[in-house]
Order: sequence, then structure tokens, then C1' cells
RNA sequence: CAAGUAUUCUAGAUGGUUGCGCCUAGAUAAUAGGUGAGGAAAGUCCGGACUCCGUAAAUGGAACCAACGAGAGUUGGAUGGGAGUGAUCUCAUGGAGAAAAGGGCAACAGAAAGAUAUACCGUCCCGCUGACUUAUAGUUGGCGAGAUAAGGGUGAAAUGGUAGUGUAAGAGACUACCGGGUAUUGUAGUAAUACAGUAUCGCGUGGUAACCCCUUCCUGGAGCAAGGUCUAACCGCAUAGAUAGAUAACCAUCGUUAUACAGAAUCCGGCUUACUGAAUACUUGCGCA
RNA sequence: GUACCUGUAGCUCAAUAGGAUAGAGCAAUUGCCUUCUAAGCAGUAGGUUGUCGGUUCGAGUCCGGCCAGGUACGCCA
Repeated sequence: CAAGUAUUCUAGAUGGUUGCGCCUAGAUAAUAGGUGAGGAAAGUCCGGACUCCGUAAAUGGAACCAACGAGAGUUGGAUGGGAGUGAUCUCAUGGAGAAAAGGGCAACAGAAAGAUAUACCGUCCCGCUGACUUAUAGUUGGCGAGAUAAGGGUGAAAUGGUAGUGUAAGAGACUACCGGGUAUUGUAGUAAUACAGUAUCGCGUGGUAACCCCUUCCUGGAGCAAGGUCUAACCGCAUAGAUAGAUAACCAUCGUUAUACAGAAUCCGGCUUACUGAAUACUUGCGCA
Repeated sequence: GUACCUGUAGCUCAAUAGGAUAGAGCAAUUGCCUUCUAAGCAGUAGGUUGUCGGUUCGAGUCCGGCCAGGUACGCCA
């Protein structure tokens, strides 16, 4: 210097002239004085205030931890995914019952898609049988009946991994190491959790709950066109503000040029989206010393 | 102002409780037929399912955020 990331601020100021709405004074006039959009007024996505109806269930919503908050939510953290070279950003978070039940779905492919499941190829034992040979045995082929989830193949996903033992061949069937589950101890932390250890379990029971569902907690509905008085440019209605809409224009000075998104209709808080200019910190690249 | 709804080819609509290539009619276009046109027959092209993310093995479909279009609704007088 360029490109980016995060956070914060900003959205012209002062004076003058002309005009518009509302308020006050004035006499209902003339006139004078005061006052008059935003950070998002937007989307109407959440939470409340307020009003009427209703008073019980359904429906609906939420779901890691801590602090703050009435709440929505905000900030920080934890775990697990994803994007980026990076600063950093982003998504998710109870439960797949083993603390406590069940139902559904998984096209095509594949033997089999969830049940102590499944045998297509392959491997192996046995029986019958054909052929061959070095012939009381062996090799090889066919048929039958079995064993096997090691190997192949399918798939997004196939029931822990590696090595050995074992076996007819195999298999957590057994052993070691790695990984995992359960219980528990210690350390750090407010906690979620992390790290380390001990004991135990060969460790089948996978995915989907942004499908139904279950657990816990919360939750009535409509909306100011609510509605009220009772018949009005009324109240609700506002230190901008209502009759469907006023809040502006120009000039001078400052400033760096005054530019972007955008205009209140019951009010307040939050979220999201749109957008101008600047500051600080950081990242990446290039150049110079 | 408030409450809602809908976006799929140029137009009108499909797509079974998520399953692969998103279909149909009209329109367009090419050829045949005809002297020519229409009709008819045979083909062809046309879609990032409004858009950006997410869940999932897989999204037109489920969940969020935006964008565009549309609908309904008051008292008094």
C1' cells in the first nucleotide's frame, strides 16, 4: 500500500430567508412564541404493556453450562460438525430406552438395512458319484446336506481395528495392544466439561426425533380496524403526531464531499434485513529500510 | 395498520407421508403432408423448483433467514 476479519462510533454543525403540521397567547383574524422522524421509523419474526372475550383442554413453544434480563434475548464458555491460507465465521446440542415405552422410514444396488438378522461369490467338513494318478491313498469335477460374516462384491450406512492363538475352515471363540461402554477416584473449573488413574464388561442391540412420539418446563384467544363513551373530523392517542399522511426548500460559513439506506400511525424492548463515513485491534499478500 | 396466502418450463397445472432423470396440456421450433396456409402426424428444445443457508445418505417436499406477488378485514358520519 492492497485485500480482508472483529469491535465501536457516526448518520452533519451554526446562522439566515421562505414554507408546512401541531401547541400556546391573541379575538375564531392578523401576528408572535414554542415544537416537529430513524438507526434501522422497514420485515411484522419474537417478547411485553394495554383493551375486549374466555377461564378448561387442546394446540403451540423451549430443551449443553454460567452470568445478566420480567421476557424475548444478550455476553462468555463446553462438546461435536462445516467454511476460510489466516484473522475469524457459522450450524447443532434431552431421549434411538441400558435411568423410562412404542410406531414409522431407508429409493436403487445388495445375500442381508436391524433381528441375538442374513450365505450371492468364496472358504471348509461330511455323504453319494464321475475322471485321473506315483493307487488300501491322493488330485480334480458334479450332486446333496451342512459349517463359516475371515476374503470378494453392493451401498450413504453391513454389526469395533491390528497381530497372534485357535479351528475342518472360521469367528472377541480366546490372548496382547489400540479403540469403546459402565462404575468410580483424583486434579482443574461456579458449571457444562477436560485431563489422569482404578475396577469391570469381549464390547450384538447401528442411522433418522429440523418423522410421529416419550420425558421435563412454559403456554388461553384476538388484536388499537383491540375497544370505550354514546354520535364526534370524540376518547383510546403520546413533550412529533393524525381528516390517509406536516416534519421541507434555498443561501452563507465550517467541514473532506454532506453523500447511502430510508419516512413515525397505540406504545416499549429484542431479532433480522438494507445502508454512508470513520476509528481501533488483528490477518494475509506485496514493496521499502 | 393488522392478519394471512402463494411462488415448479413462455402460460396453466402435476409430482403418493423425502428416493434421483422433476412430468402433462397449450405455446415455441424442425421435418412430413399440401399448390400455399390451417388442421393432422412424427420429432426437438426449453427448469440451478423465487433466493440464501441448514437437517438428511438423499430436499420441489422438512427447518430457518430474505425477495417478489396476491388476499381479507373497522367504527362514526
The prediction has a mean pLDDT of 76. Predicted 3D model of RNase P RNA and transfer RNA as a complex of 366 nucleotides. It holds a member of the Rfam family "Bacterial RNase P class A". Rfam describes the family as follows. Ribonuclease P (RNase P) is a ubiquitous endoribonuclease, found in archaea, bacteria and eukarya as well as chloroplasts and mitochondria. Rfam classes the family as a ribozyme.